[in-house]
RNA sequence: AGAGUUUGAUCAUGGCUCAGGAUGAACGCUAGCAGAACGCCUAACACAUGCAAGUCGAACGGAUUAAUAUUGCGAUUACAUCAAUAUGUUAGUUAGUGGCAAACGGGCGCGUAACACGUACUCAAUCUACCCUUAUGACGGGCACAACAUACGAGAGUAUGCUAAUUCCCGAUAUGGUAUAUAUCAUGCAAAAGUAUAUAUCAAAGAAGCAAUUCGCGUAAGGAGGAGGGUGCGGCCUAUCAGGUAGUUGGUUGAGGUAAUGGCUCACCAAGCCUAUGACGGGUAGCCGGUCUGAGAGGAUGUCCGGCCGCAAUGGAACUGAGACACGGUCCAUACCCCUAUGGGGGGCAGCAGUGGGGAAUCUUGGGCAAUGGACGAAAGUCUGACCCAGCGAUUCUGCGUGAAGGAUGAAGCCUUGCGGGGUGUAAACUUCUUUUCUGGAGGAAGACGAAUGACGGUACUCCAGGAAUAAGGGACGGCUAACUAUGUGCCAGCAGCCGCGGUAAUACAUAGGUCCCAAGCGUUAUCCGGAAUUACUGGGCGUAAAGAGUCCGUAUAUGGAUAUGUAAGUCUACUUUCAAAAAACGAGACUCAAUCUCGUCGAGGGAGUGGAUACUGCACUUCUAGAGUAUAUUAGGGGUUAGUAGAAUUUCCAGUGGAGGGGUGAAAUCUGUUGAUAUUGGAAAGAAUACCAAAAGCGAAAGCAGCUAACUAUAAUAUUUCUGACAUUGAUGGACGAAAGUUUGGGUAGCAAACGGGAUUAGAUACCCCGGUAGUCCAAACCGUAAAUUAUGCUUGCUAGAUGUUGAUCAUGUAUAUGAUCAGUGUCGUAACUCAACAGGUUAAGCAAGUCGCCUGGGUAGUAUAUUCGCAAGAAUGAAACUCAAAGGGAUAGGCGGGGGAACACACAAGCAGUGGAUUGUCUCGAUUAAUUGGAUAGCAAACCAAAAACCUCACCUAGGUUUGACAUGUGUUGUGUCGUAUAGGAAACUAUGCUAUACUGAGCAAUCAGUAGCUUCACACAGGUGGUGCAUGGUCGUCGUCAGCUUGUGCCGCAAGGUGCCAAGUUAAGUCUUGGAACAAGCGCAACCCUCAUUUUGUGUUAUAUAUGUCACAAAAUACUGCCUUGGCAACAAGGAGGAAGGAGUGGAUUACGUCAGAUCCUCAUGCCCCUUACGUCUAGGGCUUCAGAGACAAUACAAUGGCUACUACAGUCAGAAGCAAUACCGCGAGGUGGAGCAAAUCUAUAAAAGUAGCCUUAGUUCAGAUUGUAGUCUGAAACUCGACUACAUGAAGUUGGAAUUGCUAGUAAUGGCGAAUCAGAAAGUCGCCGUGAAUAUGUCCCUGUUCCUUGCACUCACCGCCCGUCAAAGCAUGGGAGUUGAUGCUCUCUGAAGCUUUGAUUUAUCGAAGUAAGGAGAGACUCAAUGACUGGGCUUAAGUCGUAACAAGGUA
Repeated sequence: AGAGUUUGAUCAUGGCUCAGGAUGAACGCUAGCAGAACGCCUAACACAUGCAAGUCGAACGGAUUAAUAUUGCGAUUACAUCAAUAUGUUAGUUAGUGGCAAACGGGCGCGUAACACGUACUCAAUCUACCCUUAUGACGGGCACAACAUACGAGAGUAUGCUAAUUCCCGAUAUGGUAUAUAUCAUGCAAAAGUAUAUAUCAAAGAAGCAAUUCGCGUAAGGAGGAGGGUGCGGCCUAUCAGGUAGUUGGUUGAGGUAAUGGCUCACCAAGCCUAUGACGGGUAGCCGGUCUGAGAGGAUGUCCGGCCGCAAUGGAACUGAGACACGGUCCAUACCCCUAUGGGGGGCAGCAGUGGGGAAUCUUGGGCAAUGGACGAAAGUCUGACCCAGCGAUUCUGCGUGAAGGAUGAAGCCUUGCGGGGUGUAAACUUCUUUUCUGGAGGAAGACGAAUGACGGUACUCCAGGAAUAAGGGACGGCUAACUAUGUGCCAGCAGCCGCGGUAAUACAUAGGUCCCAAGCGUUAUCCGGAAUUACUGGGCGUAAAGAGUCCGUAUAUGGAUAUGUAAGUCUACUUUCAAAAAACGAGACUCAAUCUCGUCGAGGGAGUGGAUACUGCACUUCUAGAGUAUAUUAGGGGUUAGUAGAAUUUCCAGUGGAGGGGUGAAAUCUGUUGAUAUUGGAAAGAAUACCAAAAGCGAAAGCAGCUAACUAUAAUAUUUCUGACAUUGAUGGACGAAAGUUUGGGUAGCAAACGGGAUUAGAUACCCCGGUAGUCCAAACCGUAAAUUAUGCUUGCUAGAUGUUGAUCAUGUAUAUGAUCAGUGUCGUAACUCAACAGGUUAAGCAAGUCGCCUGGGUAGUAUAUUCGCAAGAAUGAAACUCAAAGGGAUAGGCGGGGGAACACACAAGCAGUGGAUUGUCUCGAUUAAUUGGAUAGCAAACCAAAAACCUCACCUAGGUUUGACAUGUGUUGUGUCGUAUAGGAAACUAUGCUAUACUGAGCAAUCAGUAGCUUCACACAGGUGGUGCAUGGUCGUCGUCAGCUUGUGCCGCAAGGUGCCAAGUUAAGUCUUGGAACAAGCGCAACCCUCAUUUUGUGUUAUAUAUGUCACAAAAUACUGCCUUGGCAACAAGGAGGAAGGAGUGGAUUACGUCAGAUCCUCAUGCCCCUUACGUCUAGGGCUUCAGAGACAAUACAAUGGCUACUACAGUCAGAAGCAAUACCGCGAGGUGGAGCAAAUCUAUAAAAGUAGCCUUAGUUCAGAUUGUAGUCUGAAACUCGACUACAUGAAGUUGGAAUUGCUAGUAAUGGCGAAUCAGAAAGUCGCCGUGAAUAUGUCCCUGUUCCUUGCACUCACCGCCCGUCAAAGCAUGGGAGUUGAUGCUCUCUGAAGCUUUGAUUUAUCGAAGUAAGGAGAGACUCAAUGACUGGGCUUAAGUCGUAACAAGGUA
């Protein structure tokens, strides 16, 4: 310090999310030690048990214990025991009276929005026990009540009787105090203060000691500390709370009360007081020092520690006292709990522990008064859950450890791999060493003071011994964000803070290995600040993103021209004082360090005060004229109101002419017309609106304003004039005006026209179009108060280049239809500057500044609900939330698209020719069928396609029979009665069974033979094999747009950027082909050319033909064409025409297919990842199937006939193929063909060209057309022709007479037509690929259809229009409004009732009793507010594949 996320990409706007820090935390996993802190945030819910406030016998009377002294009794001397004591003595204990304390300390945060708190000032309006200082005093007298005794009672307790005091009461005294009156003094804003005098009034207690004396007691003054009151300023939300208030506001009136002021209380008088600077009401909340965060300003917070406040089961009240309206006191009421003899009593953990309950959640019923502090006491001392300690808890912070050194080209295991290795990893093992920690043992503190006293604690700490011994986890690894692989899973299971991941190769799920981060912790959740300049004081905005009120007037507020003087409030400055301590910061010190603790020091800033300065602002006053207003003169205008009036047009009515339609539309119809329309002529009536002029023009605050005339009225401008003298600007609350529609009443109504009716359109058409038509539109009076009320731009003022129009006015130029200048408006342009996200704005600012008002803070919900105000109503104004999404929105960019526009092109259309679609047949496809009818392709870009040949094979399919290291490859080990070949039997075959038969090489050896290798074989193992899946995992190949002219790059330039420019414009071309211009200049892939072919010529060579020359042909090499030449047009490129030429403008035809698109096709050509099968999804064999057939589609063949058919005769080709081949002559057969075999591995041999032509017949007919179908007999190939071949002969002779909607091909040697050949191939083309023969018509145009390219425009599309997207209905879920009502709650008001206490008052036997007031509580009623719930109901939101339409986005098909 930023990052992710809206988009195809981009900029800006804008929200959401993340990284940081923090916590009284909680949860999950894990856990060695020590220190210091902290520990019910929820139920101020209820509490068992124990403890938390007592102390003083030196205040008092008693009681009691012990010792001692004395006495007595019993049988006696003595002892012991027991008992007693008119005045015993000593030492303890203490129920009661009395004193002090109990108002502190400790707890909690309910209430409280308040002088409660903080800060500062103040009391001339106050009190103060204990403590300190000073002065002074303590004389005399008296009455009670406890304890105790007796009686009663369950008990608490009650009744009667006795008694003491530092208890209580009376009197005296008064240094003095207090009250009243008078005088005086003098500070002060203010005298009731001080001083003096007079009058009245007010005190006291003793105790200890032999004593001295000490401790107490009273009065008065002062101090210290404590308490109380008042005031200024400061800090929450809400206006959907706007008026509140009767003790309310005041009183130099009077009274009461208090320590004291005061409506604090009462009587009386007055009617005030508070409030948009937010009263009153509602909600929430203890406040602060501080704490967390932040660069700061701020924001959030108030746990621990400290200060203040409030509270003590709930509510109320007083008593005592210096102090309380009292946590561990009293009284009353209420709720709850306990005891009881049922009559009545007792209780209050928000003290410390602890229990239940609530909750995600928060500890021991511990030790000690040793220290610090407190109460009492003369003291010893007692008490102290305050406090000091310990315990529990990783809750937080801090420190330490879990070993250290060496140790491999690196063990094992695990993971991974391209199989070579790599990782874990010096990590381990192992060697040496150490002992913080741990265990055992020994010693052992400080904290303690003059002396005694240590809970902690046998603790801290020290020493010795032992032994690496006792000690590591959590989270993460797609990006943000450090860290990656494997396996499993397969939109499942799951993850997720945001974006998002998962549909068979998941670095995102789960597991493992590895890695990263932190570490006795690590993560998650919650909350706060930060990032967030995302509430903007520092530090934001409002033309289009959210945001300028429709306009003006004007109140408060805010701001305000020039000048002189004064003042000193703001402002600046110096000083004084305060803001407790703790905390923070800095510097030291103590615990081994640190956390922690202790000591010292410092502010900045805030408040209050004193002195000084006076530029600016304020205030007071003086003067001025530049702002503003005013007067005068002139000018302008659809400014406003009222009255009158004019012509054109429409409609209606009357009359004439006239005679069949008119009207309307894309086309029609409804409608109208022979009862006379439309048309036309004349006349009449009515209402509304004002053509031309007319304009970027004018006026007005805006809305708005238009024939002409008049009256009244308002405004603006101009002028080197008058006057006033800052009178100004803005403008919450408020007021006025305010289009259209709408409302009320009364008129009016020609035209137009919501609703409505009819006709069309349509799938429907509650619309668009047409025919009608009522409100309304018009007038008067009154409402409404809104519009995309827009310049989407608030008002005012000043400053900042210009150019060019126009409206009004003035001035100058010797005159003025001209020119120039100056004001005030109104427009356009503008790369001047400047601004802006860009678009754009640009002296009429969206620029630079000043003043002031209004408004905004993600989208939806929603301008909705509720509440209030306004309105006759319709509605308007103000105006949320729950819930939901991660976007919504703006500008511009590149594409794509448009039932947008422009330009160009193509057999795209047009002009033509021939077809398809109808028939029959063939082939293919779908569908159906089947044991199987293998599979793929299946809009264009599938369908005579893969397949240039399915009888077997092919073959992938089905049935059946076999086989398992395999039909085929490589390797290892092993086997050896047997390889190759061959025979027999079985079988459909594969195969099975049984026989016969013995290979090569090397080495050793004389040899026999032995060993090894190769080959074969047996068995076993690695593996083979798969036309099995995925073309959406791929390579390669191919199709298509498209032989369309496009697709890109470098440098430069423009733009914040995406991007643009270049590639554009004007021409031209088949062409991004070329030319000229131009911020572009160049380049690449494409185009063209280079290649092949045909046509012309030359040369060479060659076979062949013929007898040579020569010609034909073939091959090879070369030449030829370039707009080169001429004319015309043009700047040029180029175009049109012409000449010559075999060929002319790319000469013909091929091959050649840019970047890319379609997840296009192919895993069944091949290759290949992954998955799957492995006695089978491999492999072998036989048979069948791919050839089935109601129907549909595609492509062909043949026809329908006379431009023909048949018969006979006569001509003319070119590709190309040939040895398991092509085959001549000849002979046989009607023929297919057979026999036979000359020639030819080919310019030599092998082939009937057909259409055409000549002659004849047929004569328009289902025929002498057409040939399907069927029968019989054959031929050929082949093991094999049944399923299922081709051909021949004879016979048979179907549909069909030119084909609906629609649709295909073709521009010249082309279409059409005729035959020929080849590949595949044993055989089998109507297909495919080639060849030649005959051989046209039309187009010199266009963008209408189909499409392509370019430019431009709109876009809410980018998966790109087969796009996007809206609403109802149906289903499920969620939150919410209304709702007859119902229930509950807080406070308020009223009525009745009303405890204790207090006040007042009366009575009285002085014990008490009665009455009134106050008043908690109880009962009831009322109005408001809030909450819960409610049949039914309204809309809202969400939810892969529901229904109906198609409203919006393109001119979105009616902008």
The RNA shown here (small-subunit ribosomal RNA) has 1455 nucleotides and comes from an uncultured bacterium. Rfam family: Bacterial small subunit ribosomal RNA. Rfam links the family to the GO terms structural constituent of ribosome and ribosome.